[in-house]
Context: one part of a larger RNA
RNA sequence: ACCUACGAGUUGCCGUCGCCGGCGAGGUUAAGGGCCAUCAGGCCCGCAGCCGAAGCGAAAGCGAGUCCGAACAGGGCGUUUGUGAAGUCGGCGGAGGCAGACGCGAAACCAAGUGAUCUACGCAUGUCCAGGAUGAAGGACGGGUGACUCCGUCUGGAGGUCCGCACCGGUAAGCGUUGAAAAGCUUACGGAUGAGGUGUGCGUAGGAGUGAAAGGCCAAUCAAACUUGGAGAUAGCUCGUACUCCCCGAAAUGUAUUUAGGUGCAGCCUCCGGUUUGAGACCGGCGUGAGGUAGAGCGACCGAUAGGAUGCGAGGGCUUCACCGCCUAUCAAGUCCUGCCGAACUCCGAAUGCCGCCGGCCGCUACCGGGGAGUAAGGGCGCGGGUGCUAACGUCCGUGUCCGAGAGAGGAACAACUCAGACCACCGGCUAAGGUCCCGGAAUCCGGGCUAAGUUGGAGACAAUAACGAAGUGUGACCGCAGAGACAGCCGGGAUGUUGGCUUGGAAGCAGCCAUUCAUCCAAGGAGUGCGUAACAGCUCACCGGUCGAGCGGUCGCGCGUGGAUAAUAAUCGGGCAUGAAGCCCGGUACCGAAGCCGUGGAACUGUCCCCUUGAGGGGCGGUUGGUAGGGGAGCAUUGCAGCGGCGCCGAAGGCGUGCCUUGAGGCAUGCUGGAGCCGCUGGAAAAGCAAAUGUAGGU
Repeated sequence: ACCUACGAGUUGCCGUCGCCGGCGAGGUUAAGGGCCAUCAGGCCCGCAGCCGAAGCGAAAGCGAGUCCGAACAGGGCGUUUGUGAAGUCGGCGGAGGCAGACGCGAAACCAAGUGAUCUACGCAUGUCCAGGAUGAAGGACGGGUGACUCCGUCUGGAGGUCCGCACCGGUAAGCGUUGAAAAGCUUACGGAUGAGGUGUGCGUAGGAGUGAAAGGCCAAUCAAACUUGGAGAUAGCUCGUACUCCCCGAAAUGUAUUUAGGUGCAGCCUCCGGUUUGAGACCGGCGUGAGGUAGAGCGACCGAUAGGAUGCGAGGGCUUCACCGCCUAUCAAGUCCUGCCGAACUCCGAAUGCCGCCGGCCGCUACCGGGGAGUAAGGGCGCGGGUGCUAACGUCCGUGUCCGAGAGAGGAACAACUCAGACCACCGGCUAAGGUCCCGGAAUCCGGGCUAAGUUGGAGACAAUAACGAAGUGUGACCGCAGAGACAGCCGGGAUGUUGGCUUGGAAGCAGCCAUUCAUCCAAGGAGUGCGUAACAGCUCACCGGUCGAGCGGUCGCGCGUGGAUAAUAAUCGGGCAUGAAGCCCGGUACCGAAGCCGUGGAACUGUCCCCUUGAGGGGCGGUUGGUAGGGGAGCAUUGCAGCGGCGCCGAAGGCGUGCCUUGAGGCAUGCUGGAGCCGCUGGAAAAGCAAAUGUAGGU
């Protein structure tokens, strides 16, 4: 891992609701007893008790009333409604309560016991420590002293002394790591007469012991051992929870919570019963309906606010003995002109939505009572906002929608984007979004224009932009010049006073400053546009003439393109590829394209009408049939039991095949195998269905 078997809403009691049944102003017995019976059991007795038929009061108590009260005020709770009022007992089912209460799962707590053959410490009694080294005290002898101290030699053999076996240990590294070993092996290493090692016997026990202290050790277990019990502890947590079909079908919100991943109530779902001219959804019309949003406005408030004019007043300066007065590149009230902003500003003010009435349409949607839920982590997108950075697949509201619980088609792929809501079948048809060169179903379709960048075919929810730059190109509008010759090119002129004045070493059109930048000659020519020189010179421009012969120049807007343009495969428009397009814009005609719609056949549910409704049956017409949590309905299978009926050694169950039937769970028939039991119908009862629980056991 697979297969097989086992494996989870049960049982008792209590009240509650529904269905079925008995009796009914009543209903019913419990324990116990009697009779019958082969068992389960059946019939009868038992009226104690319980529920109901009356309430009110704390109660005594009174009673269609009663309680509070002084009350024949008032008020509370009852009675009253009607040939009226319904209960009670049993069975089954739903959910609830109390119990382990659907199953498995703690970490823990408590009690009573068992443990010191491991290990910690202690007590008692034994035992062990090769060899070598060092050489304390003391002593002897000699020297020495007045006597000591002292010196030398020898002796001596001390020490948590030294080196190092046994022994004890465990510092480093390597190996080992499903090991040879649930702690080892190898090589180095520490202690090795001591606070030493070790044998035997004994002692201390669980909030206790023991501890040269690490929360260490207390039998491979220790921040509280192990065993059994309380015990099925508790688990608002995780996981799992078993056959089929049919109908309906949510929520992720409000509020409260020692509440926030739990729960109560409400909301939303389902089932049953009931109510009424009709409340309901949608659409249309109407209203001296409510209201202050969008917008707008602010010489209508509250605030904010740009430029200009005027300028109260102030600052500064001048003047005066002082008052006055004058000036002002400063500030500035108010007023005027032009202009503007505001969620918490409003002189104004929509559209929608809301409310009401009327009408239309749909049609049992609405509402009331009761049984059962689930949900109370939501999410994406559009629109209106807050927050944030007018950031986020961010966050918080409102509103709509979809996913959630929704399959199908498109979008290359892709919960929520676009199209569209799947009862079943069909080798039939039409369309939607989106597409029609090939991959690929369908136009290399038709007409017009644009683009030359492979721009593009890509702007998208996710998924790359811009400011800005440019005689790209197309197009529109306006202005100016032009056969009295424009624009561009070419040829020629471009002078004189004068080197203007000043400045300067110099300044002559061209460093700089000044100016009536003037005048003359002219077809025209600046006291000079640029280059240049030390300064001149030189080249050129403006301007004029000639040549040429038809358009030229400018401003603003629009379309498509261009630069700006940087990320990891050559690596991409999904790809191939595509240029009067297979790109972009405009118009047109076809076609493809879905589980949409239509056609044909079939099924179920439901409304209505009809029919011998012979009972839940049949038929016509119409509608409906995606679905998670969840509610409701109808069934299949398994194993006992009761009654009835059957099969079986001429072969039961089971097994392996084959065929047929049913919407399905499933059923039937038959061949082989197997070798002794089994089935049908009607009821009734459950240890009643496995793919999952790191499920349990066995097998492979």
Molecule: large-subunit ribosomal RNA, domain II
Organism: bovine gut metagenome